This is a predicted structure of a 64-nucleotide RNA (Fluoride riboswitch aptamer (crcB RNA motif)) from a bacterium. It matches the Rfam family "Fluoride riboswitch aptamer (crcB RNA motif)". Its family is annotated with response to fluoride and positive regulation of gene expression in the Gene Ontology.

């Protein structure tokens, strides 16, 4: 100098924050949700998490 493993460290996992905990990437890379059509546009659905607790905001149903 080049490659491949580990670490550390940093960013990313479809709208907010925090902790944990998994996966992916290593600077144009991970990510940029689902379905139906007459598909480069058009109409419908869900969800503040990759996942788990909490907050906060938003929805629906009930009590008071």
């Nucleotide at each position: 100098u080049g490659c491949a493993a580990g670490a550390a460290c940093g960013g990313c996992g479809a709208u907010g924050g925090g902790g944990c905990u998994c996966g992916c990437c290593g600077c144009c890379g991970a990510c940029c949700g689902c379905c139906g059509c007459c598909u480069u546009g058009c109409g419908g659905c869900u969800g503040a998490u990759g996942g788990c607790c909490c907050c906060u905001g938003u929805g629906u149903g009930u009590a008071u």